[in-house]
Context: one part of a larger RNA
């Protein structure tokens, strides 16, 4: 992991509310007593209890009383229904729907592990190194020194036992609940170690590491208070049928709880009838939008220039000046959540109709829920970030299937009572994957753009359509041929300046079809080459200007990685048309359930559901009672048939081998897939 038992709202007392019962202005015992009996029942007992009368703090008074001076007003009651049992759902006390801490106390049991101490004993190869002292000798006035020798100190040196654990690696369901291997430390010492004895739990012992106190320690263990206490987590067992929610306020030592009040059930009850929704009128209001010379405030330019600073004048004053600063005021411009001279829409209120048809209200009995999310709107906040975050107003998920978006809690259509190989349609599709248009008509694009949703500023003689406009068969526009000149090399100026480095300007005049005192290249300056402009030639459109459509760059993310995929130049993009597909929508056929109405067998309405509310059953065991079955085969256990919406009933076959069980009625140790569930198996 699986199968099997086993496993969670029970009792009991008060008490509330409601169905049933008995009595009823009443109801009713209890403890004991008698009598009886298998269990138990039955009589008797009226103490007590609850109701019939309240109100005041109370004396007290009484359908009234209290406040109060009051005969007011005003609170609290009077115009009758209780009350004993039973059964049910709730509360309170009790472990009280089961399990589950870490923890507190208390009685003992522990130092055979280890921690220190305390008596008594034991152990430590071998090798090394040479402390003082001492002995001779040198040596001094005597010491002091100096050498050789002997001696044998030392938390002294390397090194086995022994006692530790530094490194590394193995070893991690190990051989071992701490180990092997190899490395390393100490090894006459603050050593190591036997035996026996000592300290005990807020207590020891500690060269201290919160270490150690028997594989436990920042308070051991063991049995009690004890079924401590958990506002916390988990789990809490058959069916079917109507309804059907919250994640809100206000308060909380309160924010993952808990009161009460909204929202849900179910029961009664209730009205001139309430509740929904539209329509008209009647009304309050200061939002959205607008304004602001209509306040408060902010505020563009511009006039005026009151006052101020500068400069100037004077011995001061008066003056005067000005590209400064500026107040009022005019004229132009535009802002406000805490700004209004105004002001919608929608929503609120009321009255009327007119439509639904119990959809409202109250009273009582029982909840859950008080962690909400997502989109669209309207707003704060944050960066007019957030799948961010507070509120509104709505709407889905929550509690909602089903069909579209490839694939998705909320986005799109739409609310699944059943069945079946019937129809029609919604969103959203009709080339294959893949139901249905290789539909029809007219444009667009060429980028695979596009073919779910989405990318800017800025550029682009990519194509397309539109408007507005110049020129044009008196010949345009683009090519081609020719001309493009004189006075002149205007004048200055300069080393030179001749259209063409610079500066000037009556850039002026001739000839002329036309040609500037010159549009660009060029020379040192000339010269050349070119335009501008003019004629030939050619023979129908050329040019600008704004405004749209589709497409282009701009364009950067980690698989070839992709339109949901093949693919596709439409099977892409717009605009209009038809036809067709498509769901649990709706319709048609049959069938069940609820509710409601009456004409009683029809009509008509409903039937998604999580927390929860109500209602109806099924099945286990037991006990009464009336019955039935069984060795010609009970229970059990396997199959097979059928019946019930379902929990399950019922027949038969096989096995089994002695006992089972229907109806009505009661009474519960009364259903298990889940609790890192117990317990046995495998």
């Nucleotide at each position: 992991g699986c199968c099997u038992a086993c496993g969670a709202g029970u009792u009991a007392a008060u008490u509330u509310u409601a169905c049933u019962a008995g009595c009823g202005a009443g109801g009713u015992u209890a403890a004991g007593u008698a009598a009886u009996u298998a269990a138990g029942u039955u009589a008797c007992g009226g103490a007590g209890c609850c109701g019939a009368a309240g109100c005041g703090a109370a004396a007290g008074c009484g359908a009234g009383u209290c406040u109060g001076a009051a005969u007011a007003g005003g609170g609290c009651g009077a115009a009758u229904a209780g009350u004993u049992a039973g059964u049910a759902g709730g509360a309170u006390u009790a472990g009280a729907c089961g399990c589950g801490a870490a923890a507190c106390c208390u009685u003992g049991u522990g130092a055979u592990c280890u921690a220190c101490c305390c008596a008594u004993g034991g152990g430590c190869a071998g090798g090394u190194u040479g402390a003082a002292g001492c002995u001779u000798u040198g040596g001094u006035a005597a010491c002091a020194c100096a050498a050789a020798g002997u001696g044998g100190a030392g938390g002294a040196c390397c090194g086995a036992a022994c006692c530790g654990g530094u490194u590394g690696a193995c070893g991690u369901u190990g051989a071992a609940a701490a180990g092997u291997c190899u490395u390393c430390g100490g090894a006459u010492g603050a050593c190591c170690u036997g035996u026996g004895g000592g300290u005990a739990g807020g207590g020891g012992u500690g060269a201290a590491a919160g270490g150690c106190c028997a594989a436990u320690c920042a308070a051991a263990c063991u049995g009690g208070g004890a079924g401590a206490u958990a506002g916390c987590u988990c789990g809490u067992a058959c069916u079917c049928u109507c309804c059907g929610a919250a994640a809100u306020g206000c308060a909380u030592u309160u924010a993952g709880g808990u009161g009460c009040a909204g929202c849900g059930u179910u029961g009664a009850u209730g009205u001139u009838a309430a509740g929904u929704u539209u329509a008209u009128u009647a009304g309050a209001g200061g939002u959205a939008g607008a304004g602001c010379u209509a306040c408060u405030g902010a505020u563009u330019g511009g006039a005026u220039g009151c006052g101020g600073g500068g400069g100037u004048u004077u011995c001061a004053c008066c003056g005067c000046c000005u590209a400064c600063c500026a107040a009022u005021u005019c004229c132009u411009g535009a802002c406000a959540a805490a700004c209004u001279c105004c002001g919608a829409a929608u929503g609120c209120u009321a009255a009327u109709a007119a439509a639904u048809g119990u959809u409202c209200a109250u009273c009582a009995g029982c909840a859950g829920u008080g962690a909400g999310g997502g989109c669209a709107u309207g707003g704060g906040u944050g960066c007019u970030a957030a799948g961010g975050u507070c509120c509104a107003u709505g709407u889905c998920c929550g509690a909602g299937a089903g069909g579209g978006a490839a694939a998705g809690a909320a986005c799109c259509c739409g609310g699944a009572c059943c069945a079946a190989c019937a129809g029609c349609u919604a969103a959203g599709g009709u080339c294959c994957c893949u139901a249905a248009a290789u539909a029809u008509a007219u444009g667009c694009u060429a980028a695979g753009u596009u073919g779910a949703a989405a990318u800017a500023a800025c550029g682009c003689g990519g194509u397309u359509g539109g408007a507005c406009u110049g020129c044009a068969u008196u010949g345009a526009c683009a090519g081609c041929u020719a001309g493009g000149a004189u006075g002149u090399u205007g004048g200055c100026u300069u080393g030179g300046a001749a259209g063409c480095a610079g500066c000037c300007a009556u850039u002026c005049a001739u000839u002329u079809a036309a040609a500037g005192a010159g549009u660009g290249c060029g020379u040192a300056a000339c010269a050349g080459c070119u335009c501008a402009c003019u004629a030939g030639u050619c023979g129908a459109g050329c040019g600008g200007u704004c405004c749209g459509g589709c497409a282009u760059g701009g364009a950067u993310a980690a698989u070839a990685a992709u339109c949901g995929g093949g693919c596709a130049u439409a099977a892409g993009c717009a605009u209009a048309u038809u036809a067709c597909c498509g769901a649990a929508g709706c319709u048609a056929u049959g069938g069940g359930a609820u509710g409601u109405a009456u004409u009683a067998a029809u009509a008509c309405a409903u039937c998604g559901g999580u927390a929860g509310g109500a209602g109806a059953g099924c099945a286990u065991u037991c006990u009464a009672u009336c019955g039935g079955c069984g060795c010609a085969g009970a229970a059990g256990c396997a199959g097979u048939a059928u019946c019930g919406c379902g929990a399950g009933g019922u027949a038969u076959u096989g096995u089994g081998g002695a006992g089972c069980u229907u109806a009505u009625a009661g009474a519960a140790a009364a259903g298990a897939a889940a609790a890192u569930g117990u317990a046995g198996g495998c």
Molecule: large-subunit ribosomal RNA, domain II
Organism: Riemerella anatipestifer